[in-house]
About this RNA: Model confidence (mean pLDDT): 84 of 100. The RNA shown here (transfer RNA) has 73 nucleotides and comes from a bacterium. The sequence is in RNAcentral, with records from ENA. It matches the Rfam family "tRNA". The family's RNA type in Rfam is transfer RNA. RNAcentral records the identical sequence in 4 taxa.
RNA sequence: GGGCGGUUAGCUCAGGGGUUAGAGCGCUCGUUUGACAUGCGAGAGGUCGGAGGUUCGAAUCCUCCACCGCCCA
Numbered sequence: 001g002g003g004c005g006g007u008u009a010g011c012u013c014a015g016g017g018g019u020u021a022g023a024g025c026g027c028u029c030g031u032u033u034g035a036c037a038u039g040c041g042a043g044a045g046g047u048c049g050g051a052g053g054u055u056c057g058a059a060u061c062c063u064c065c066a067c068c069g070c071c072c073a
Base pairs, nucleotide, nucleotide: 001072002071003070004069005068006067007066010025011024012023013022018056027043028042029041030040031039049065050064051063052062053061
């Protein structure tokens, strides 16, 4: 330099145009216990990597950039 994949909650990841962006773990509170753990219930936490474009509508499609990984040279 060329090709491919990835970037979404603190972590691991779903969601592949449609109106409220989610799960598990973690965290906080409540409940249960003599206490802890487990279980159950509730909650907080996201400018969906950045910028632009397409569209009535973009986390999702397109372009460029950044970063991570793999392959080729």